Context: one part of a larger RNA
Molecule: small-subunit ribosomal RNA, 5' domain
Organism: Aminivibrio pyruvatiphilus
RNA sequence: ACGAACGCUGGCGGCGUGCUUAACACAUGCAAGUUGAACGGUAUGACAUGGAAGCUUGCUGAAGUGUCAUAUAGUAGCGGACGGGUGAGUAAUGCAUGAGAAGCUGCCAUUGGGAGGGGGACAACAGUUGGAAACGGCUGCUAAUACCCCGUAUGCCGGAAGGUAGAAAGGGAGCGAUCCGCCCGAUGAGGUGCUCAUGUCCUAUCAGCUGGUUGGUGGGGUAACGGCCUACCAAGGCGACGACGGGUAGCCGGCCUGAGAGGGUGAACGCGCCACACUGGAACUGAGAUACGGUCCAGACUCCUACGGGAGGCAGCAGUGGGGAAUAUUGGGCAAUGGGGGGAACCCUGACCCAGCGACGCCGCGUGAGGGAAGACGGCCUUCGGGUUGUAAACCUCUUUUGUACGGGAAGAAGGAAGUGACGGUACUGUACGAAUAAGUCCCGGCUAACUACGUGCCAGCAGCCGCGGUAAUACGUAGGGGACGAGCGUUGUCC
Numbered sequence: 001a002c003g004a005a006c007g008c009u010g011g012c013g014g015c016g017u018g019c020u021u022a023a024c025a026c027a028u029g030c031a032a033g034u035u036g037a038a039c040g041g042u043a044u045g046a047c048a049u050g051g052a053a054g055c056u057u058g059c060u061g062a063a064g065u066g067u068c069a070u071a072u073a074g075u076a077g078c079g080g081a082c083g084g085g086u087g088a089g090u091a092a093u094g095c096a097u098g099a100g101a102a103g104c105u106g107c108c109a110u111u112g113g114g115a116g117g118g119g120g121a122c123a124a125c126a127g128u129u130g131g132a133a134a135c136g137g138c139u140g141c142u143a144a145u146a147c148c149c150c151g152u153a154u155g156c157c158g159g160a161a162g163g164u165a166g167a168a169a170g171g172g173a174g175c176g177a178u179c180c181g182c183c184c185g186a187u188g189a190g191g192u193g194c195u196c197a198u199g200u201c202c203u204a205u206c207a208g209c210u211g212g213u214u215g216g217u218g219g220g221g222u223a224a225c226g227g228c229c230u231a232c233c234a235a236g237g238c239g240a241c242g243a244c245g246g247g248u249a250g251c252c253g254g255c256c257u258g259a260g261a262g263g264g265u266g267a268a269c270g271c272g273c274c275a276c277a278c279u280g281g282a283a284c285u286g287a288g289a290u291a292c293g294g295u296c297c298a299g300a301c302u303c304c305u306a307c308g309g310g311a312g313g314c315a316g317c318a319g320u321g322g323g324g325a326a327u328a329u330u331g332g333g334c335a336a337u338g339g340g341g342g343g344a345a346c347c348c349u350g351a352c353c354c355a356g357c358g359a360c361g362c363c364g365c366g367u368g369a370g371g372g373a374a375g376a377c378g379g380c381c382u383u384c385g386g387g388u389u390g391u392a393a394a395c396c397u398c399u400u401u402u403g404u405a406c407g408g409g410a411a412g413a414a415g416g417a418a419g420u421g422a423c424g425g426u427a428c429u430g431u432a433c434g435a436a437u438a439a440g441u442c443c444c445g446g447c448u449a450a451c452u453a454c455g456u457g458c459c460a461g462c463a464g465c466c467g468c469g470g471u472a473a474u475a476c477g478u479a480g481g482g483g484a485c486g487a488g489c490g491u492u493g494u495c496c
Stems, first nucleotide, its partner, number of pairs: 001494002004492005011365006017358002019323001024321003028318003033078003038075002041072009053060003085276003094200007103192003108188007116150004125140006155164003171180003201247003208238003213235008250273002252270002254265004278299005301312004329355001331354003337351001338349004368398004378389004403433006412423001440485005445466003451480005461468002
């Protein structure tokens, strides 16, 4: 010094912090949605139109049609690659620092252009059908900012001629101005892929390692360089400046310690970096993933089943079992900050902001203050004179931090105005009451501050080291007294 634990004790507040072990298994709820201003439907309601039908002849009013509002399963768009978790793997495809060239980049910013013509589908829906379910099959209809074709081109190759690839939604909202979008190119910001250099634990009781291995040529592949892949050719490449192998380990900023050099460490915190998401493998979509809450395959495990077949993945937030010396609530809110979607209203957000639990840590406050005897009682010791506990108590006079009760009551809220606070009737504050509600732990042989009595008798026990105890033990146990620290104290563990 600590993410600590254990023993005894425990009044309050602020700020932090809390599975270091089983990357063990998980019941339940929540953690990623949003857009009806992209689209066709469907449902409900309102209004307008409509007029079947009925009769009491001026009333009731079905179907249909149109408009508007609300809701939304589906198609479609953007986001689910961020945010959050964990440290298993990794000793280098990592990280830190510094360079670099052969790259990509949705949204965002700046800027230059463009949006001409056409087409066919598929969901939803309807019908039918399979299945216990999960989920499907067939037939038919339909829309789009979904999909496709043609034309056009500042793109690419080339010295040129020329060759070659080849866009778009003129959509949505609005009375309109206009706004939001669509396509191609350039620049930027931010992001990301790649290359190189230096640094990065222990082990030589690991000394040789290597066949796509090292290099070249042709080809392929990639966003891009490259044995990245492939065919052929050459025989190289690394190594005592430690290759190869084995063990251990996420790395850094930092943190702890130290005068420093250094040593140790990598919890919390960081728009840090990396890796992982039941175990292993694979690709798809996409600007971006080889994707924690997507897909497929295999495996282990758990669950459902009508036995044919299906479903699942907390190393998200809570929570459960288990392991362990040991680590919290199945809480509140989107008010703030930030993120996703939307033109907006708004919706979503276990990120986050708060509250709860734990003296786990740091800091602050309190448990009263003044007076009060040559000194009560009691306790302990005693040379029996007395000494000590000790101004300590009682008692007197005060105060009210804290506490309790009753009032007042925030800032945090920012946008043109209004409105908007989970925390919270919290913090703070006024009045009343009453010393009232609040002290322990360890030690007293030396190191090391603090001594006597009794009990015990190498017993019971103590102990960090030296060592105490065998009949006067300042070292064991108890008591009185004393010392240290104090809502803590002591022990254990680890590091300097």